Transfer RNA from an uncultured Oscillospiraceae bacterium, 74 nucleotides, folded computationally.
C1' cells in the first nucleotide's frame, strides 16, 4: 500500500434481521450483615458506542470518509 477483523462503562466483553430503556460480569460508592475485615445479601453511580458526515419516522446496527490497533499478502 491492498485484504481480512477489531474500537461499546475504570477492566474483559454480549448486543440477532435497525425498533422506542444501550447491557452483563468484575471494579467502584452506599446500607444491611459482623467484635472487625472478608464472604454474603440489598441499592446505587458511570457511556452520546474511537471521530465526522449521510440514509431513515428510527442507526451501536446500513453507507461514506477518516483515526487507531492485530492478522494476512505484496
Nucleotide at each position: 500500500g491492498g485484504c481480512u477483523c477489531g474500537g461499546u462503562a475504570g477492566c474483559u466483553c454480549a448486543g440477532u434481521u435497525g425498533g422506542u430503556u444501550a447491557g452483563a460480569g468484575c471494579g467502584c460508592c452506599g446500607g444491611c450483615c459482623u467484635g472487625u475485615c472478608a464472604c454474603g445479601c440489598c441499592g446505587g453511580a458511570g457511556g452520546u458506542c474511537g471521530a465526522g458526515g449521510g440514509u431513515u419516522c428510527a442507526a451501536g446496527u446500513c453507507c461514506c470518509u477518516u483515526c487507531c490497533g492485530a492478522g494476512u499478502c505484496g
Its Rfam family is "tRNA". It is annotated as a transfer RNA.